Overview: TPP riboswitch aptamer (THI element) from Sphingomonas carotinifaciens, 111 nucleotides, folded computationally. RNAcentral holds the sequence, with entries from Rfam. Of the family's consensus pairs, 88% are formed in the model.
RNA sequence: ACGCCAUCCCCGGGGGACCGCCGAUACUGCGGUUGAGAGGGAGCGAGGACGCUCCGACCCGCCGAACCUGAUCCGGUUGACACCGGCGUAGGGAGUGGAAGUCGGCGCAAC
Numbered sequence: 001a002c003g004c005c006a007u008c009c010c011c012g013g014g015g016g017a018c019c020g021c022c023g024a025u026a027c028u029g030c031g032g033u034u035g036a037g038a039g040g041g042a043g044c045g046a047g048g049a050c051g052c053u054c055c056g057a058c059c060c061g062c063c064g065a066a067c068c069u070g071a072u073c074c075g076g077u078u079g080a081c082a083c084c085g086g087c088g089u090a091g092g093g094a095g096u097g098g099a100a101g102u103c104g105g106c107g108c109a110a111c
Base pairs, nucleotide, nucleotide: 002107003106004105005104008098009097010095011061012060013059014058017033018032019031020030021029040055041054042053043052044051045050067092068091069090073086074085075084076083
């Protein structure tokens, strides 16, 4: 010098669990736990337990276990979720986007 990553911008994808109480099985009630995030804000419709849209936070975008399916899965563990392992080289899954440029990381040719 060059390439990649990270950073930055734009775009896109995704989830919202568990426990206690009232109740009828609650993002429309209350309190708490884990977690990056557990429905923070606004709107429409419905009216008993919901559906949808937009925005925000967070995570993830092919080196893709973010997330979905299998799955109301299996083993360990926990009061339960979480967590660990399996399933899993499984099947899907959203950018081989852009800019700047050498401040950071990695690789690397020649000298």